[in-house]
RNA sequence: GCGAUAUCCAGAAAGGUGGAGGGACGGGCCCUGUGAAACCUUGGCAACCUGCGAGAGCAAGGUGCCAAUUCCUGCCGCGGUCGAUUGAUCGGCCGCGGAGAGAUGCUGA
Numbered sequence: 001g002c003g004a005u006a007u008c009c010a011g012a013a014a015g016g017u018g019g020a021g022g023g024a025c026g027g028g029c030c031c032u033g034u035g036a037a038a039c040c041u042u043g044g045c046a047a048c049c050u051g052c053g054a055g056a057g058c059a060a061g062g063u064g065c066c067a068a069u070u071c072c073u074g075c076c077g078c079g080g081u082c083g084a085u086u087g088a089u090c091g092g093c094c095g096c097g098g099a100g101a102g103a104u105g106c107u108g109a
């Protein structure tokens, strides 16, 4: 990297180094010299795996995570509403459902 599977409206930041980017991608909208990414230290959240426990659960170990719902959205369908059209139909906005994409854990070849 690929396949399977579970979860994704909850939760959790300070310091040092660093010096302009970051939020996966496109569009939007944000964050950022009142200091981005990255690295280090300390702290924390959570409970997927291990462990412990009769169980509820605990939080020692392995991951993960600590702006905004996965920040929103993208493809399909349904509903509402407004508009365009003689009409079939099309479009804007709002909501709902599903898929896709992505992230993380566990697992397989």
Base pairs, nucleotide, nucleotide: 002108003107005105006104007103008102013042014041015040016039017038021031022030023029025074026073027072028071043066044065045064048062049061050060051058052057070101075098076097077096078095079094080093081092082091083090084089
Predicted 3D model of a 109-nucleotide RNA (SAM riboswitch aptamer (S box leader)) from Geothrix terrae. Its Rfam family is "SAM riboswitch aptamer (S box leader)". Rfam describes the family as follows. The SAM riboswitch is found upstream of a number of genes which code for proteins involved in methionine or cysteine biosynthesis in Gram-positive bacteria. Of the family's consensus pairs, 94% are formed in the model. It was read from a public genome assembly, where an Rfam model found it. The source organism's lineage runs through Bacteria, Acidobacteriota, Holophagae, Holophagaceae and Geothrix. The prediction has a mean pLDDT of 89.